[in-house]
RNA sequence: UCCCUGCUUCAGGGCGACGAGUAUCACGUCGACUGGCGGUAAAGCCCGCAAGCGGAGUUUCUCCGCACGAAUCUGGUGCAAAUCCAGUGCCAACGGUAAAGUCCGGAUGAAAGAAGCGCGGA
Numbered sequence: 001u002c003c004c005u006g007c008u009u010c011a012g013g014g015c016g017a018c019g020a021g022u023a024u025c026a027c028g029u030c031g032a033c034u035g036g037c038g039g040u041a042a043a044g045c046c047c048g049c050a051a052g053c054g055g056a057g058u059u060u061c062u063c064c065g066c067a068c069g070a071a072u073c074u075g076g077u078g079c080a081a082a083u084c085c086a087g088u089g090c091c092a093a094c095g096g097u098a099a100a101g102u103c104c105g106g107a108u109g110a111a112a113g114a115a116g117c118g119c120g121g122a
Base pairs, nucleotide, nucleotide: 001122002121003120005118006117007116008115009114010113015031016030017029018028019027032102033101034092035091036049037048038047039046044090045089052066053065054064055063056062057061073087074086075085076084094105095104096103
């Protein structure tokens, strides 16, 4: 340094005003704001991954089935950028409720993964 295995810790952000209305942080108008993880020239919108729903059991867990989201271009620099810089645009898991990316909830959860420690091996 690498591999195997076990354990520990960590691991999601964001809205106001006015209007209408019985009622809205949800609708309409105006103006804002937010951006998980890995890869790759540094990415919400390139590739990939995660948070979902239902059922069963021996219910701190395990197994089975289903689902497995959306969205960008133009110019510049450069060996290299759909990632940087400038400009322009777009997107929003599930459940609740007056219709929700920003409220409440599952969630003091889980997880993509990140860091560390121990045993063993090369």
Molecule: FMN riboswitch aptamer (RFN element)